Overview:
The part of an RNA shown here (small-subunit ribosomal RNA, 5' domain) has 482 nucleotides and comes from an uncultured prokaryote. It matches the Rfam family "Bacterial small subunit ribosomal RNA". Gene Ontology terms of the family: ribosome and structural constituent of ribosome. Model confidence (mean pLDDT): 85 of 100.
Context: one part of a larger RNA
RNA sequence: GAACGAACGCUGGCGGCAGGCCUAACACAUGCAAGUCGAACGAUAAGCUACCUUCGGGUAGUGGACAGUGGCGCACGGGUGAGUAACGCGUGGGAACAUGCCCUGAGGUACGGAACAACCGCUGGAAACGGCGGCUAAUACCGUAUGAUGUCGAAGGAAAGGCUUUUAUCGCCUUAUGAGGGGUCCGCGUUGGAUUAGUUAGUUGGUGGGGUAACGGCCUACCAAGACGACGAUCCAUAGCUGGUCUGAGAAGAUGACCAGCCACACUGGGACUGAGACACGGCCCAGACUCCUACGGGAGGCAGCAGUGGGGAAUAUUGCGCAAUGGGGGAAACCCUGACGCAGCAAUGCCGCGUGAGUGAAGAAGGUUCUCGGAUUGUAAAGCUCUUUCAGCAGGGAAGAUAGUGACGGUACCUGCAGAAGAAGCCCCGGCUAACUCCGUGCCAGCAGCCGCGGUAAUACGGAGGGGGCGAGCGUUGUUC
Numbered sequence: 001g002a003a004c005g006a007a008c009g010c011u012g013g014c015g016g017c018a019g020g021c022c023u024a025a026c027a028c029a030u031g032c033a034a035g036u037c038g039a040a041c042g043a044u045a046a047g048c049u050a051c052c053u054u055c056g057g058g059u060a061g062u063g064g065a066c067a068g069u070g071g072c073g074c075a076c077g078g079g080u081g082a083g084u085a086a087c088g089c090g091u092g093g094g095a096a097c098a099u100g101c102c103c104u105g106a107g108g109u110a111c112g113g114a115a116c117a118a119c120c121g122c123u124g125g126a127a128a129c130g131g132c133g134g135c136u137a138a139u140a141c142c143g144u145a146u147g148a149u150g151u152c153g154a155a156g157g158a159a160a161g162g163c164u165u166u167u168a169u170c171g172c173c174u175u176a177u178g179a180g181g182g183g184u185c186c187g188c189g190u191u192g193g194a195u196u197a198g199u200u201a202g203u204u205g206g207u208g209g210g211g212u213a214a215c216g217g218c219c220u221a222c223c224a225a226g227a228c229g230a231c232g233a234u235c236c237a238u239a240g241c242u243g244g245u246c247u248g249a250g251a252a253g254a255u256g257a258c259c260a261g262c263c264a265c266a267c268u269g270g271g272a273c274u275g276a277g278a279c280a281c282g283g284c285c286c287a288g289a290c291u292c293c294u295a296c297g298g299g300a301g302g303c304a305g306c307a308g309u310g311g312g313g314a315a316u317a318u319u320g321c322g323c324a325a326u327g328g329g330g331g332a333a334a335c336c337c338u339g340a341c342g343c344a345g346c347a348a349u350g351c352c353g354c355g356u357g358a359g360u361g362a363a364g365a366a367g368g369u370u371c372u373c374g375g376a377u378u379g380u381a382a383a384g385c386u387c388u389u390u391c392a393g394c395a396g397g398g399a400a401g402a403u404a405g406u407g408a409c410g411g412u413a414c415c416u417g418c419a420g421a422a423g424a425a426g427c428c429c430c431g432g433c434u435a436a437c438u439c440c441g442u443g444c445c446a447g448c449a450g451c452c453g454c455g456g457u458a459a460u461a462c463g464g465a466g467g468g469g470g471c472g473a474g475c476g477u478u479g480u481u482c
Stems, first nucleotide, its partner, number of pairs: 001482004006478005013354006020346001021312001026310003030307003035072003040069002047062006079265003088190007097182001099180001102178001104176006110144004119134006161170002191237003198228003203225008240262004244255004267288005290301004318344001320343003326340001327338004357387004367378004391423001393418005401409001426471005431452003437466005447454002
């Protein structure tokens, strides 16, 4: 000098854009953050219509609420960086893999059956939640058939219908291919310590077997005795990695906030289930710590989602609006859901832009400061005169963002008009480095200080004042990096 997710002190007019718990991966009240489909299915409240009516109501249709069966989604999106020195990441390759939805092509979608929720009855429990009996539908479940394969034999082995104007459409099964995404293996690169020198028993390799979507000691039995290491094994410490970011002429050093890619984690530890995909943040089971409810028998919970609270800290925001846009899930669609996202709010946190007026004005006013008492300086500065009206204010109009419809932002941006210099300047420094000097006070005191150093009676170095210098809605200080 530059930089910052900064903080602190003094000060503070406006706008645009961006960023905003770096500390306790500390604990969390409350609300919201993942649902959707009646064109898969049974049942059905209110309402409406029609009929019947003993005037209590009943039946049928329509309708759509709560719940249930079933499908898809919940593995995305969002958060955090604890762990990890590793094929984790980066880069370049590989073969032994699977892939829901989507694209393209081929073939099929036949005949039957038995249940279980919901519901009804009985019943347990304080609750959470159940138990028993009975009824029922399906794109839920099961059997049979057909059928692609194959050298032979044996065994195994698909499907689903809905809606409809009866034409289409959405599906379902098998198979081939693609796209996208994923699993896996390898070369090279990836912090410090030798005051860590030896490490290893499924360890290293083989054979048989198992397991996986798939290769493999991945697992197991047996056999062999190997494997790694001063080109740093092992151990210890530290750390998410990268594109990038900051500094620098570069070499390089430092760094990994925001944005993007990958990885890991979801109270702590372990485990599997379902599924195309998880060993699953707002799923399940077990154990633990913690918190809460309890009728003491037993139960409930997990903000490193968005807000918000306590705590920690030098320090970091609203329990806001909207699905209008973009994107995502479900649905044939209408549409529903979406704290993703789009916006608004808060704080000068940063960057950028603008303003706080312009011209004229010498009696060089008054006042202040200083003085050699003549003057000098503040200083065209002020006043005065002549103008202007950005921004802010008030009034009127008023968007784009939306392709039929649909605008949270928002009566916002922007445009026009009105009034009036009106509402808007501070901070640091002035001994040298380093731009900027005098007076007074103080008297090695009080104090200053980045380094050198100032202060013990004339201090340009302390404190005040006048003047000056620098930057300016900021200016300084502290911290950190180059």